The prediction has a mean pLDDT of 82. A computed fold for a 476-nucleotide part of an RNA from a metagenome, annotated as small-subunit ribosomal RNA, 3' major domain. The RNAcentral record of the full RNA draws on SILVA. Rfam family: Bacterial small subunit ribosomal RNA. Rfam links the family to the GO terms structural constituent of ribosome and ribosome.
Context: one part of a larger RNA
């Protein structure tokens, strides 16, 4: 100087407390351990691995296993040599890959050759093989915590100290005052995006107040530029104003205002820590393989199943289930696509193809909600697992191993032990919708969008994590 303490002081955080909803019990989905297996490819392992890499494992993917092939090789570059085009077509073996046989023969030229292709040969190749403890890059974490340092000066023999400590204040090393310090840098904040209010510009594919036309009806039409909206430019919030406390910084209250003291949300992650993670994104040192640890193909596996754990979904019901009627969104996506109206089918879906490269057309029905009816507390009109049968769609192909539909079947489950998680407001809870990946899908996942919309916070003694000062130490 640090680190540590079941030392002290001050302070903060959904850290506790106060609340609301869960997990732990059930069934299923998914990941992991374990076991099994010819293989169940590999990595990730306290927080910070376990719906993680994987935003799509039937083939492919695929790295694993079994079997069948190839060896300058599946692809590419360069040097030398050789012949003929290579291709294509046909036949045979084969699961395919591949192999064998037959046939077949270029384009161009200044006639030297050139282009393309094949064969031989040489040099490069190829490796998801090992080492993340040789590395780059990227990432997680402490932590969006308020810290981490430097120059000069001063103090100390020195390691170092001071500044950065102290008194206040703040979300903040934020600012003020003081001070052997005076300044500065990386962080904080602001600048960026989005959302909330208004003005203005513009007015189609969006809008429709007033005027007119038309319709069973609809901005359908003329028209309008008001409103909504779209998307560009601006305004707006600064403790600016008032009261009060304070030396100040600032705090408390109030006015005006759409918004008030960082308005809400996002992006943004200092010096560093964990030899944290990744050699299987990529790059790369070293080591290793080279008729194989390379490469092609068929099939299988990654989907196994006495069990254990994590993360979720659906429930156990009446604030509910079922049936009928009836409203109100936003984000998005679409030409190898989205696919309307119509018709067929109980349905998944099919036939068909209008319109749309989209504020135009389509996906698109929003669901909870509201109105009416049935159920009457039961393993039920709760719950939907499992199983049987019949189908639909995608795809070369759904047996291992796809999703969905219909009929039948109707399991466990009556609110969950010890323990444990999330959340402070448009949040939790609850309800649907969209997208990426993608032929299809294991999505109940992930990432977004909107609808309805709470309760509680006395307080900081305690648990956990962190910051500053101080103290002890046989630790570095």
């Nucleotide at each position: 100087u640090g680190a540590c303490g079941g030392g002290g002081g001050c302070c903060c955080g959904c850290a506790c407390a106060a609340g609301c909803g869960g997990u732990g019990g059930a069934g299923c989905a998914u990941g992991u351990g374990g076991u099994u297996u010819a293989a169940u490819u590999c990595g990730a392992u306290g927080c910070a691995a376990c719906g993680c890499g994987a935003a799509g494992a039937a083939c492919c993917u695929u790295a694993c296993c079994c079997g069948g092939g190839c060896u300058c090789a599946a692809a590419c570059c360069g040097g030398g040599g050789g012949g003929a085009a290579a291709a294509g077509c046909a036949g045979c073996c084969g699961a395919a890959a591949g192999g064998c046989u037959g046939u077949g023969u270029g384009c161009u030229u200044u006639c030297g050759g050139g282009c393309g292709u094949c064969c031989c040969u040489c040099g490069g190749a190829g490796g998801u093989g090992c080492u993340g403890c040789a590395u780059g890059g990227c990432u997680g974490u402490c932590g969006u915590c308020a810290g981490c340092u430097c120059g000069u000066g001063u103090c100390g023999u020195g390691a170092g100290a001071u500044g950065u400590u102290g008194g206040g204040u703040u979300a903040a090393g934020u600012c003020c005052c003081g001070c052997a310090a005076c300044g500065a840098g990386c962080g904080c904040a602001a600048c960026c995006c989005u959302u909330g209010u208004c003005u203005u510009u513009a007015g189609u594919u969006a809008c429709c107040a007033g005027c007119g036309c038309g319709u069973c009806a609809u901005g359908g039409c003329g028209g309008g530029g008001a409103c909504u909206c779209u998307a560009g430019a601006g305004a707006g919030a600064c403790u600016g104003c008032c009261c009060u406390c304070g030396c100040a910084a600032g705090g408390g209250g109030g006015a005006g205002g759409a918004a008030g003291g960082u308005g809400g949300g996002g992006a943004u992650g200092a010096c560093g820590u964990c030899a944290a993670g990744u050699c299987c994104u990529c790059a790369u040192g070293g080591c290793c393989c080279u008729u194989a640890c390379g490469u092609c193909c068929g099939g299988g596996g990654c989907u196994a199943c006495a069990c254990a754990c994590g993360u979720g979904c659906u429930a156990c019901a009446a604030u509910g289930g079922c049936c009928g009627g009836u409203a109100c969104a936003a984000c998005g996506a679409g030409u190898c696509g989205c696919g309307a109206g119509a018709c067929c089918g109980u349905g998944a879906g099919g036939u068909g193809g209008a319109g749309c490269u989209a504020a135009c057309c389509u996906c698109u029905a929003a669901u909870a909600g509201c109105c009416g009816g049935c159920c009457c507390c039961a393993g039920u009109u709760c719950g939907g697992a499992u199983u049987g049968g019949a189908g639909u769609c995608u795809g070369c192909a759904a047996u291992u191993u796809g999703a969905c539909u219909c009929c039948a079947u109707g399991a466990a489950g009556u609110c969950g032990g010890a323990a444990u998680c999330g959340c402070u407001a448009g949040u939790a809870a609850u309800c649907c919708c969209g997208u990426a990946u993608c032929a299809g899908c294991u999505a109940c996942g992930a990432c977004g969008g909107g609808g309805u919309g709470a309760a509680u916070a006395c307080g900081u003694u305690c648990c956990c994590g962190g910051g500053c000062c101080u103290u002890g130490u046989a630790c570095a």